[in-house]
This record gives sequence, structure tokens and C1' cells, in this order.
RNA sequence: GCGCUAGUCGUCUAACGGCAGGACACGAGCCUUCCAAGCUCGGAGUCCGGGUUCGAAUCCCGGCUAGCGCA
Repeated sequence: GCGCUAGUCGUCUAACGGCAGGACACGAGCCUUCCAAGCUCGGAGUCCGGGUUCGAAUCCCGGCUAGCGCA
């Protein structure tokens, strides 16, 4: 330099082009003499920019980052 793959809450992981879900963690409450565990509730996310589409996490283009391969 070229090619391939991937990027979703703090972490891990789902999601036929049609309401972004789950677990852990975090916060509040309940329970408990206290802690832990358990139960209930809550906040928090689609790497960036553009395009296609009635509608994009998803498809297309460019970029960034990471991994792998070729030279």
C1' cells in the first nucleotide's frame, strides 16, 4: 500500500428495513438487628459524516478505530 472482518449503555450480548431488548454493574426502595443474598423500580447505548427509503442499528459510499491476511 491492497483486501477481509468487526464497531450497540460502564462491561458482555440480542435485535426480517418498522417501539433498540437482556444480563452484570450503578442508583433508589422493600426485606434483614446489620451486611450479603433475594424482590421491585429507575437512569444510561446503535463509532463519525453523507446517501437510498414512507421508515436505517440493519442497505450503499466515505472516514476513524481494532483485529486478521497479502505484498
Notes: This is a predicted structure of a 71-nucleotide RNA (transfer RNA) from a Candidatus Aenigmatarchaeota archaeon. Model confidence (mean pLDDT): 81 of 100. It matches the Rfam family "tRNA". The family's RNA type in Rfam is transfer RNA.